This is a predicted structure of an 88-nucleotide RNA (transfer RNA) from a Gammaproteobacteria bacterium. The organism belongs to Gammaproteobacteria, within Bacteria.

[in-house]
């Protein structure tokens, strides 16, 4: 070098062009049960920035493009995994 798969929140992970800032799970924060705890149920809660606040903005590996609209599709590059192949 070739051929396939993939990068998504603290973690694992799903995501049909609009319903998506994002499903579920654990894990965190409070609560409710308990003599206290665990368990179990209930509720919440992404990061970043601007802003007295209510509130706005930007964010799905980087950057272009296509679209009324992109995590979703299309080109580049990084970057991981898997199989062929080459050299040593």
């Nucleotide at each position: 070098g070739g051929a396939g798969g993939g990068g998504u929140g603290g973690c694992u992970g799903a995501g049909c062009g609009g319903u998506c800032g994002a499903a579920a799970g654990c894990g965190c924060u409070g609560g409710u049960c308990u003599u206290g705890a665990a368990a179990a149920c209930c509720a919440g809660a992404g990061a970043g920035g601007c802003g007295c606040a209510a509130g706005c903005c930007u964010c799905c590996c980087a950057g272009g493009g296509u679209u009324c609209g992109a995590a979703u599709c299309c080109c580049u590059g990084c970057c991981c995994c898997u199989c062929c192949g080459c050299c040593a």